[in-house]
This is a predicted structure of a 75-nucleotide RNA (transfer RNA) from a Promethearchaeota archaeon.
């Protein structure tokens, strides 16, 4: 320089056959439980809305283009 994959809360992660309120578990925060920590139950908040920007559509995390970071392969 060419291919081809992946980007979603703090961290992993589901949802990619467009379709309307973006998920789940850790973690955090408060209460419940306890002498008291922990486990265990209950509740919440947190995503400038899904790397950026554009674009197509009634609608886009999702199709398209273009950059941007990582990771493989080829040269």
């Nucleotide at each position: 320089g060419c291919c081809g994959g992946u980007g979603u809360g703090g961290c992993u992660u589901a949802g990619c056959u467009g379709g309307u309120u973006a998920u789940a578990g850790c973690g955090c925060c408060a209460g419940a439980c306890u002498c008291a920590u922990a486990u265990u139950c209950u509740g919440g908040a947190g995503g400038u809305u899904c790397g950026a920007g554009g674009g197509c559509u009634c609608a886009a995390a999702u199709c398209c283009c273009u950059c941007c970071a990582c990771c493989g392969g080829c040269a």
Source information:
Taxonomically the source falls in Promethearchaeota (Archaea, Promethearchaeati).